[in-house]
RNA sequence: GGAGAUGUAGCUUAGUGGUAGAGUGAUUACCUAGCAUGUAUGAGGUCCUGGGUUCAAUUCCCAGUAUUGCCA
Numbered sequence: 001g002g003a004g005a006u007g008u009a010g011c012u013u014a015g016u017g018g019u020a021g022a023g024u025g026a027u028u029a030c031c032u033a034g035c036a037u038g039u040a041u042g043a044g045g046u047c048c049u050g051g052g053u054u055c056a057a058u059u060c061c062c063a064g065u066a067u068u069g070c071c072a
Stems, first nucleotide, its partner, number of pairs: 001071002004068004010024004018055001028040003048064005
């Protein structure tokens, strides 16, 4: 320099037009003499940024940006 992939909860990730779930972690309560394990609980998301299409965008299109591997 070229053509790509990925970006969603603290972490790992699902969801591919109709307003976002799971696991894990942390919180609170129960359990215990105490710790661990276990049970229950509710919280935590400007879905990387900006613009466009659409009645409606995490999802489709464009640009940017960060990370990452490949080719030269």
The prediction has a mean pLDDT of 81. The RNA shown here (transfer RNA) has 72 nucleotides and comes from Sciurus vulgaris. The sequence is in RNAcentral, with records from Rfam. Rfam family: tRNA. The family's RNA type in Rfam is transfer RNA.